A computed fold for an 85-nucleotide RNA from a Desulfobacterales bacterium, annotated as c-di-GMP-I riboswitch aptamer. It matches the Rfam family "c-di-GMP-I riboswitch aptamer". Rfam's curators write: GEMM was predicted in a large-scale screen for bacterial structured RNA regulatory elements.
RNA sequence: ACAGCGAAAGGGCAAACCCGCCUAAAGGCGGCGGCGCAAAGCCACGGGUCUACAGCCGAAAGGCUAUGAUUGCCGGGCUCCCGAU
Numbered sequence: 001a002c003a004g005c006g007a008a009a010g011g012g013c014a015a016a017c018c019c020g021c022c023u024a025a026a027g028g029c030g031g032c033g034g035c036g037c038a039a040a041g042c043c044a045c046g047g048g049u050c051u052a053c054a055g056c057c058g059a060a061a062g063g064c065u066a067u068g069a070u071u072g073c074c075g076g077g078c079u080c081c082c083g084a085u
Stems, first nucleotide, its partner, number of pairs: 005083002012037002018031005035072001041078003045075003048070003055064003
C1' cells in the first nucleotide's frame, strides 16, 4: 500500500412515536427521539415496492398507467473515518 475482517477508542448517521410545514397521494423537510447502520455517504442506472393528481377504460363501483416516491428493499457504479488481529 492492497485485500479480508470488525476488537478498542474517538467521531458520524438516525427507524418508530409525537409536533409543525409542503404534497393529489405515496412521501419529503424541520424539531423531538434512538430502532438500528461500516458506507444508513453519493447516483433512481437495473429489478422490486408504494402512490395515482392528470390521462385512458367503465353506466357506476372501480380498473389501468409514472412522468411522482423509495438507495433504511435488493443489485450495480463512484467515494470514504479508525486499525486490535